Background
A computed fold for a 108-nucleotide RNA from Ramlibacter agri, annotated as Glycine riboswitch aptamer. Taxonomically the source falls in Ramlibacter (Bacteria, Pseudomonadati, Betaproteobacteria, Burkholderiales). Model confidence (mean pLDDT): 77 of 100.

[in-house]
RNA sequence: CGUCUCCAUGCUGGAGAGAGGCCGCUGCCCGGAUGAGCAACGGUCCACCGAAGGAGCAAGCCCCGACACGGGGUGAAUCUCUCAGGUAAAGCGGACAGCACGGGCCCA
Numbered sequence: 001c002g003u004c005u006c007c008a009u010g011c012u013g014g015a016g017a018g019a020g021g022c023c024g025c026u027g028c029c030c031g032g033a034u035g036a037g038c039a040a041c042g043g044u045c046c047a048c049c050g051a052a053g054g055a056g057c058a059a060g061c062c063c064c065g066a067c068a069c070g071g072g073g074u075g076a077a078u079c080u081c082u083c084a085g086g087u088a089a090a091g092c093g094g095a096c097a098g099c100a101c102g103g104g105c106c107c108a
Stems, first nucleotide, its partner, number of pairs: 006103002009100005018046001020045005026039003047087003053083001054081003060074005
């Protein structure tokens, strides 16, 4: 000096699952009137997804012990859970990945 691990920013890519039921309200449409229909919003119920976030744990390592074996601590995820979030298209979000550009860092 450079690279990687770490962090930030910009661009790009990025899955899964009900266009669910019921109720309310607003608008649209129809129109003599009623009603039906469509959409948004709110509430509620069931079903489902997991890749914002969150939670849980294996081996290993450490400690205690009566040392058989048991107990405790630490300990990862795209695994598990589903609190949160999400479930037509679009939009938003999206773990993670690539490129660019910076910050920072130990060893060699």